[in-house]
RNA sequence: GCCUUUGUAGCUCAUCGAUAGAGCACUCCUCUGAAAAGGGAGAGAAGAAGGUUCAACUCCUUCCAAAGGCA
Repeated sequence: GCCUUUGUAGCUCAUCGAUAGAGCACUCCUCUGAAAAGGGAGAGAAGAAGGUUCAACUCCUUCCAAAGGCA
C1' cells in the first nucleotide's frame, strides 16, 4: 500500500428495512433483627458524516478505530 471482518447500554451478546431487547452490573422500593439471595420499578446504547428510501442499526459511499491476511 491492497483485501476481508468487526464496531449496538458500564461489560458480554441479540435484532439485520417498520417502537432497539436480554443477562450481569447501576439506582430506588420491598423482603430480613441485619446482610446476601429473591420480588417489583427505573435510568442507560446503534463509531462519525453524507446518500437511497414513505421509513435506515440494517442498504450504498467516505472517514475513524480494532483484528486478520497478502505484498
Transfer RNA from a Candidatus Yanofskybacteria bacterium, 71 nucleotides, folded computationally.
It matches the Rfam family "tRNA". The family's RNA type in Rfam is transfer RNA. Gene Ontology term of the family: triplet codon-amino acid adaptor activity.
The source organism's lineage runs through Bacteria, Bacteria candidate phyla and Candidatus Yanofskyibacteriota.
Its mean pLDDT, the model's own confidence on a scale to 100, is 84.